A computed fold for a 1657-nucleotide part of an RNA from a Chitinophagales bacterium, annotated as large-subunit ribosomal RNA, half A.
The sequence was found in a public genome assembly.

Context: one part of a larger RNA
């Protein structure tokens, strides 16, 4: 290392617990608000950070009722107080309530800023305090009421989507739904008939709501779906006013001299409906009833009081409430607590008692409110009903479409009217529209009390048991966690030890435990460890099983390990098929998927009643709110059916009838309850990309507007213009000067071209280099603006908050997903399927096939086997049997060449060819023929299947193999059929290994036979077994090879040669005409051609087989002869072996190795060899038995286990429940029991019910804990060293000396942002990537002072806002005038010095501004109105010479040392000084008088004219004086402090000791002043002035002196960054100002000062 025990860490499951949720019930209550909600913000405590509480009267003051002994919340401790002279507390009523918000004086960036009027505090100015002061309606208009905002749902209305269905999609649906918009209440709406109803007579009698009519009439691309009404049974019930007609009365008008008359208007009286009613004209005349008002009485009703019965007895225990005896109470045994489980301990609880506010009933008063008869006349709702055209509502989608709204355009009738009854017309019934009001039944709960729960129990139940809508995130809308337990009591651990220690830890000590120690009950699992026992370094391992040697430990049973050998390639899902290198899990706990609802269908079990069965809403009785029971018969299935329908009916229907036929009759159903299966709904869990809707976003980015800011130096030289020349005059040319330019070159700045690094980065877009622009269409800062099918885009589909071919948030919503992936305990029974037909179908469905429950029956129909009888046209076979192709000949029609000058005749023909013979011979779509197989019929035998009928599937990818075929190339592990078998779903043995081949179908057990198929040398059971060849190739030994080579071998056949001497070797010959002839430069056997390749000597010799010359020569060979001496050649056929013969982890037959074999053949014999057979035994299934069966994925079906709760019952437990961690132990199993140790309070058994009811898997969800791993890395390579201090420890802190780095920065100053980072002390967990004694880190303290700086009390830009006004379904958009709004314009202050830490803020010295008083002088003041001013652009060259800085020289201090000289010399340093006032001085230029019709009126002001004067204000720069006794620098003196005693240090004192010098260079200011050019360059206000109205004593102005006054906010620190933005102490990004010296053109670049740093391994 491994197993295995024991003990720990480390975790936070289990277990038990509840303070808190979820869902309901039953009552209240159903709104707060200008008298200032709702929500905040900030304060408020002896100390106070967060919650409660409360407001400056501030964890609270007052009255009042209640309580009676402690109290000053949550919170302890001190501290300091209140309380029996009633405190705290709890009720009720009061005050008092800072700011902000409707927010309301005005403005605003919510919780701050500015004001105005009276009064006051003071004499003003400045401050302060209390009050009022916003719109908008309405009215009786100096005033008065009301409204405004906010809240969960419920309701009425305006407008109104889309996903989704329809398997597409458009009308339909989704849905009048979501969502925005208005507005009401405690409800709202409706609501007292111009209604229904019915036509044969009737009848009902307001609205709602609820059972039911009915998923019914109906509508409907008549799809998908949508869906009523009468009428029935209940809930609760309720009717009223008004206009008019007529009478009165009033104001005003108009006619009249008036009285009076008539008109509009108002007011009162009248009057209110269909059988028509009023009015009018006669007659009579006061109860009933009411929703309304006020008043007594009653009843309830806050906080509260009273409330029985055991302080019994023993036992156990820390504790008694337990147990075990004994007793009492009950109108009280609900319910919490108390040290375990209490009726008599304590809160309570039954009952009773008291009761403010206010609630409800009763009675009484006020108010309101009524009849008859007549019918001439009047009334009785008008741009109304009603019609066209166009929507919409209703079950009704224009349809034959009634009726209801109503946008347009038209338009009535008046009681002899008018309107409805589903086109329309008559008749009838019914009813009176064009005006209003009406409780109850009904809807919901943010909110207050009083219960309930087969509703959860800290990953659960609300998101939130806790400082939760908090922490945290996002620019915003918005999105949003995680966290519960000591113990009965803190008794919370004195004390001593270890330790650097207030970390931790051991001791002691408390408790019943302390392994309950505040990281606290319980303490599982991963993980990680220590101790012990075996095992392990030659070993190849899905890690287990089966066998087992030894070792350990024990008395023994056994118990640990396990060398060694045997077999053995996980799980899940998805597939034709996976170990598969096809998916998905890193592991461990703990959550995590078929559920609910319905008068819906529909079936089968259980049960009730049965020609019947049932009740629904509701009511009623009982109770403990849900129940129980009764009672309600409305309705609903059944009990008739047939047809389209009229209609007929045990029959009807077709048909003129009649046969016949069809569907019915010869009876069973309904209601409940539990399952199983559809249907509506999310409907088995998760999952889209998307589509509609309200919102939220231009801090990023794009474009625009308003304001402002910047751009180092250098080069180039256009127009003009000047001067020569030159021209008749131009024109031309040459020099000058001049300074254009989307001009050059190049820094800041800004793009990002190029290469390289980065790529788990330093950076979610960088960094090195390089590189384009760099006066322009340039860059950039602050404010605004455009918003989502929208914006913006010098256009890339770019950008629009690290998102863009349609942002983001929330919500329709759990959209939809014929797809993918996941779906959780056991055991028995049976068991498919990948096929047809159809499909906008093809991975999907229906409908049939298969499976698999139940059930039917005088059921045997099922299946094989022979036997007979039969129908057929396929294998094969054949084709003078046909169709269709066809091989050579032969014959011969026609046809074409050829001859014949051309024709014709005629001949010829290795041209084409028909019939015809011969001969060969194809064919799925040929047949003169024709099997076997299968098919049908019947019998006999065997055998037990089969059919229907009704519940429930799932299959509808399928694969290899053998056979016959098709398409492919008689190619595929190819394809598409056919018929078999097998895998699918099938283990087992063989073939090494291998779904499918080959053998065989596993219920289980057994160290028992027997065989299959393949084997028998070892690995490896089992022959080195018999026999008889054949192979030399390791061929082969279990199939991957060919065609074609070969004198391998080994059988068998055929045919030559040979003893007259063969084959093969060896010796020897191989001549000769001739160099054959042509050819050729040459060919002589041997480049080529030609031959009767001939001939001759021969034993025998080609006019030549090869070699070889240029050609010749040589050297072969064919042929011969000797020699040897017996077989030797040829062809052909089998057999085995060779070559042919190249692949990829590893050469190999599965290895070793094997050779008369352990290889190949042939014949034989024995043995081995399965989960097969057999044999002994058990379970379960079927069957009456006998006996039979019992692999199994999808599925179908039966019968258990276990988990939480509930009821009844029976029981367990401090003498130890649950839960954990071991061990025996019973069950086929899911799972049960027991015992020990933990544990420390609950918890079981039977019976039955109800479910958040079972996990390994869903790239599952949470936490937790490995892994890689002690790896990588530790964020610019400007860099350290040494000594000393500090401390438990120093690379990093302090300190000193050195060294390096930055200096257009890595110095300094401001704005934005940030918000205590600033400074002092203390401290080092955790935070710094490392240590830290150190810090932006933790604690506790302090710290930021302003008339003049910056911004408000001022002022306008873009823009917002919005009063009048305009426009819009609503919300809301816009908008003179005014108000807001700075990035701009606008009165005043400097140098010096202090502090740990602030200063143009304190202090000191010296100045300016504004306004106020009082003085004194002068005096036309006076504005919201004129006028002037303010007031602006680029760019360009000058002119001036400050500040700076250099340089020289003088002047103080100091120092001068090595050889020489001596202060006359050298070297360092240092020599300085504001604002403001006065004076000169340069630059710049307007004054003054008339007149004047213009400037909305006036104007003395402005313009315009016309004239006169150069005198100089004013402005702004420099010089110079005062400011100025300032401080610095140096000398001296010197405290604390360290100290190696030599020193160092240097707080404070003292002292004016040095130049107001020359030269050089030169920003800035001056001033946008000039100067050129075109694109023509902000308002408004403060100043200044003029007058108006008024006032001209006052008041005001001006001026001088004096005194007085001067509000609010910011100010600390970062600030190119370790404090902003970038998730970080991040190589990024962040405007503005300043930026010394030496080289330089120069802010480049390089070295350097001051300053600041070395970059936290």
């Nucleotide at each position: 290392a491994g197993u295995a025990u024991a003990c720990g860490g480390u975790g936070g499951a289990u277990g038990c617990c509840u303070u808190g949720g979820c869902u309901c019930u039953c009552a209240g209550a159903g709104g707060c608000g200008a008298u200032g909600a709702a929500a905040g913000a900030c304060g408020u405590g002896a100390c106070u950070a967060g919650c409660u509480g409360c407001g400056a009267u501030a964890a609270g003051c007052u009255g009042u009722g209640g309580g009676g002994a402690g109290g000053u919340g949550c919170u302890a401790a001190u501290a300091a107080c209140c309380u029996u002279u009633g405190a705290u507390c709890c009720g009720c009523a009061g005050a008092u309530u800072u700011c902000u918000g409707a927010a309301u004086g005005g403005g605003g960036c919510a919780a701050c800023c500015c004001a105005a009027u009276a009064c006051g505090u003071u004499g003003a100015a400045g401050a302060c305090g209390u009050a009022u002061u916003a719109c908008c309606a309405u009215g009786a208009u100096u005033c008065a009421u009301g409204g405004a905002g906010c809240a969960a749902a419920c309701c009425c209305g305006g407008a109104g989507a889309a996903c989704u269905g329809a398997a597409a999609c458009a009308u339909c649906u989704a849905a009048g739904u979501a969502c925005c918009c208005g507005g009401a209440g405690g409800a709202a709406g409706a609501g007292a008939a111009a209604a229904c109803a019915a036509u044969u007579c009737a009848g009902u009698g307001a609205u709602u709501c609820c059972c039911u009519a009915a998923g019914u009439a109906g509508u409907g691309g008549c799809g998908a779906g949508c869906g009523a009404a009468c009428g029935g049974g209940g809930a609760a019930u309720a009717g009223c006013c008004c206009a008019a007609a007529c009478c009165u009365g009033a104001c005003u008008g108009u006619a009249g001299c008036a009285a009076u008359a008539c008109a509009u208007u108002c007011a009162g009286g009248g009057g209110u409906u269909g059988u028509a009613g009023g009015a009018c004209u006669g007659c009579a005349u006061u109860u009933a009833a009411g929703a309304g008002u006020a008043a007594a009485c009653a009843u309830u009703u806050a906080a509260g009081c009273u409330g029985a019965a055991c302080c019994c007895u023993g036992c156990u225990g820390g504790a008694a409430a337990g147990c075990a005896g004994g007793a009492c109470c009950a109108u009280a045994g609900g319910g919490g607590g108390u040290g375990a489980u209490a009726g008599u301990c304590c809160c309570g609880u039954a009952a009773g008692c008291g009761u403010u506010c206010g609630a409800u009933g009763u009675u009484u008063g006020c108010c309101u409110g009524a009849g008859c008869a007549g019918u001439a006349u009047c009334c009785u709702g008008a741009g109304u009903a009603a019609g066209g055209c166009g929507g919409g509502g209703u079950c009704g989608g224009a349809g034959a479409c009634g009726c209801c709204c109503u946008g347009u355009c038209u338009g009535a009738a008046u009681c002899u009217a008018c309107c409805a009854g589903c086109a329309c017309c008559a008749u009838c019934u019914g009813g009176u529209a064009a005006g209003g009001c009406u409780a109850a039944a009904u809807a919901c709960u943010a909110c207050u009390g009083a219960g309930a729960g087969a509703c959860c129990g800290a990953u659960a139940g609300c998101g939130a048991a806790c400082u939760a809508g908090u922490a945290c995130c996002g620019u915003g809308a918005g999105g949003g966690a995680a966290a519960g337990g000591u113990g009965a009591a803190a008794a919370g651990c004195a004390c001593c030890c270890c330790g650097a220690a207030u970390a931790g830890g051991g001791g002691a000590g408390u408790g019943a435990a302390a392994u309950a120690g505040u990281a606290c009950c319980u303490g599982a699992a991963a993980c990680c460890g220590u101790a012990u026992a075996c095992u392990u370094a030659c070993a190849a391992g899905c890690g287990g099983u089966c066998g087992g040697a030894g070792c350990a430990c024990g008395a023994a049973a056994g118990u640990g390990u396990g060398a060694c050998g045997g077999c053995g390639u996980g799980c899940c899902u998805u597939u034709u098929g996976c170990a598969u290198a096809a998916u998905g899990a890193g592991c461990c706990u703990a959550c995590g998927a078929g559920u609910u609802a319905c008068a819906c269908c529909u079936g089968a079990c259980u049960g009730g009643c049965a020609a019947g069965g049932u009740u629904a809403a509701u009511u009623c009785c009982g109770u403990a709110a849900a129940c129980g029971g009764a009672a309600a018969g409305a309705g609903c299935c059944g009990u008739a059916g047939c047809g389209a329908a009229a209609g007929c009916g045990a029959g009807u229907c077709c048909u003129a009838a009649c046969a016949g036929g069809g569907c019915g009759c010869a009876u069973a159903g309904u209601c409940a309850g539990u399952c199983g299966g559809g249907g509506u709904a999310g409907a088995c869990g998760c999952g889209a990309a998307a589509c509609c809707u309200u919102g939220u976003g231009a801090u990023c980015u794009a474009c625009a507007c308003a304001u402002g800011g910047c751009c180092a130096g250098g080069a180039u030289g256009a127009a003009g213009c000047c001067c020569c020349a030159g021209u008749a005059a131009c024109a031309u040319g040459g020099g000058g000067u001049g300074g254009a330019g989307g001009u050059c070159c190049g820094a800041a700045c800004u793009a990002u071209u190029u290469u390289g690094g980065g790529u788990u980065g330093a950076a979610a877009a960088c960094c090195a280099u390089u590189u384009g622009g760099a006066u322009g269409a340039g860059c950039u800062g602050u404010g605004u603006g455009u918003a989502g099918g929208g914006g913006u885009g010098a256009a890339a589909g770019g950008c629009u908050a690290a998102u863009c071919a349609a942002a983001c948030u929330g919500g329709g919503a759990g959209a939809u997903a014929g797809c993918u992936c996941g779906u959780a305990c056991u055991c028995c029974c049976c068991g498919a399927a990948a096929u047809g037909u159809u499909u906008u179908u093809a991975g999907g469905a229906a409908c049939a096939g298969c499976c698999u429950u139940g059930g039917u029956a005088u059921u045997a129909a099922u299946u094989g086997u022979c036997a007979u009888a039969g129908a057929g046209g396929u294998a094969g076979a054949g084709c003078u049997a046909c169709u269709a192709a066809u091989u050579g000949g032969a014959c011969u029609a026609g046809g074409g060449g050829g001859c014949u000058u051309c024709a014709a005749c005629a001949c010829c023909u290795a041209c084409c060819a028909a019939a015809u013979c011969c001969u060969a011979a194809u064919a799925a779509a040929c047949u003169c023929c024709g099997a076997a197989u299968g098919c049908u019929a019947u019998g006999a035998c065997a055998u037990c299947u089969g059919a229907c009928c009704a519940g429930g599937a799932g299959u509808g990818a399928g694969g290899c193999u053998g056979u016959g075929g098709g398409c492919g190339a008689u190619a595929a592990g190819g394809u598409c059929c056919a018929u078999g078998g097998c895998c699918g779903a099938g283990a087992g043995g063989g073939a090494a290994a291998u779904a499918a081949c080959c053998c065989a179908g596993a219920u289980c057990u057994a160290c028992a036979u027997c065989u299959a198929a393949g084997g028998u040398c070892c690995c490896u059971a089992a022959a080195u077994c018999u026999a008889u060849g054949c192979u030399a190739a390791g061929u082969u030994g279990a199939u991957c090879a060919a065609a074609c080579g070969a004198g391998g071998u080994u059988g068998a056949a055929u045919u030559g040669c040979u003893a007259u001497g063969a084959c093969a070797g060896c010796u020897a010959g191989g001549a000769u005409g001739u160099u054959g002839g042509c050819u050729u430069g040459g060919a002589a056997g041997c480049a080529g051609c030609c031959a009767u390749u001939c001939a001759u000597u021969u034993a025998a010799a080609g006019a030549g087989u090869g070699c070889g010359u240029a050609a010749c020569a040589g050297c072969u060979c064919a042929c011969u002869a000797g020699u040897c001496g017996a077989g030797u050649g040829a062809u052909u056929c089998a057999g085995c072996a060779c070559g042919g013969a190249a692949a990829a982890u590893a050469a190999u037959c599965g290895g070793g190795c094997a050779u008369c074999a352990a290889g190949c053949a042939u014949a034989g014999u024995a043995c081995c060899g399965a989960a097969g057979a057999u044999u002994a035994g058990a379970a379960c299934u079927c069957g009456a038995a006998a006996g039979a069966g019992u692999g199994g994925u999808a599925g179908g079906g039966g019968a258990g286990c276990a988990u939480u709760c509930u009821g009844a019952u029976u029981g367990c437990g401090u003498c130890g429940a649950a839960g954990g961690u071991c061990a025996u132990u019973c069950g086929u199993g899911a799972g049960g029991a027991u015992g020990a140790c933990u544990g420390g309070a609950g918890c079981g058994g039977c019976c039955a019910g109800a479910a958040a009811a079972g996990a390994a898997a869903a790239u599952g969800u949470a936490g937790g804990c490995a892994u890689a791993a002690g790896u990588a890395a530790c964020g610019a390579u400007a860099a350290a060293a040494a000594c000393g201090g500090u401390g438990a420890a120093a690379a990093a802190c302090c300190g000193u000396u050195u060294c390096g780095c930055c200096g257009c920065a890595a110095g300094u100053c401001c704005a934005a942002g940030g918000g205590u980072u600033c400074c002092u002390g203390a401290u080092c967990a955790a935070c710094g990537u490392u240590a830290a004694u150190c810090g932006g880190a933790u604690c506790a303290g302090g710290g930021u002072a302003a008339g003049u700086c910056g911004g408000g009390u001022c002022c306008u830009u873009a823009g917002g806002c919005g009063u009048a006004g305009c426009c819009g379904a609503a919300a809301g958009g816009c908008g003179a005038a005014g108000c807001u709004g700075a990035u701009g314009g606008c009165a005043a202050a400097u140098c010096g010095g202090u502090u740990a830490a602030a200063a143009u803020u304190c202090c000191g010295a010296u100045a300016c501004c504004g306004g106020c008083u009082a003085u004194a002088a002068u005096u036309g003041c006076g504005a919201u109105g004129g006028g002037g001013u303010g007031a602006c652009g680029a760019a360009g060259g000058a002119g001036c010479g400050u500040a700076g800085c250099c340089a020289c020289u003088g002047c103080g201090u100091a120092g001068a040392u090595a050889c020489g000289g001596a202060u006359u010399u050298c070297u360092a340093c240092g020599u300085u000084g504001a604002a403001g006032u006065a004076u000169a001085g340069g630059c710049u230029g307007g004054g003054c008088u008339g007149g004047u019709a213009g400037g909305c009126a006036a104007a003395u002001c402005c313009g315009c004219c016309a004239g006169c004067a150069u005198c100089a204000a004013g402005g702004u720069c420099u010089a110079u004086a005062c400011g100025a006794u300032a401080g610095u620098a140096u000398a001296c003196c010197a405290a604390a402090u360290c100290u190696u005693c030599g020193g160092a240090g240097g707080a404070g004192g003292u002292a004016a000791u040095a130049a107001u010098g020359u030269g050089g260079u030169g920003a800035a200011a001056c001033a946008c002043a000039c100067u050129u050019c075109c694109g023509a360059g902000a308002a408004a206000a403060a100043c200044c002035u003029c007058u108006a109205a008024g006032c001209u004593u006052c008041a005001g102005a001006u001026u001088a002196u004096a005194g007085c006054u001067g509000c609010c906010c910011g100010u600390a620190c970062c600030g190119c960054a370790a404090a902003c933005c970038g998730a970080c102490a991040c190589a990024g990004g962040u405007g503005g100002a300043u930026g010394g010296g030496g080289a330089g053109a120069a802010u480049a670049u390089c070295c350097u000062a001051a300053g600041g740093c070395g970059c936290u391994u």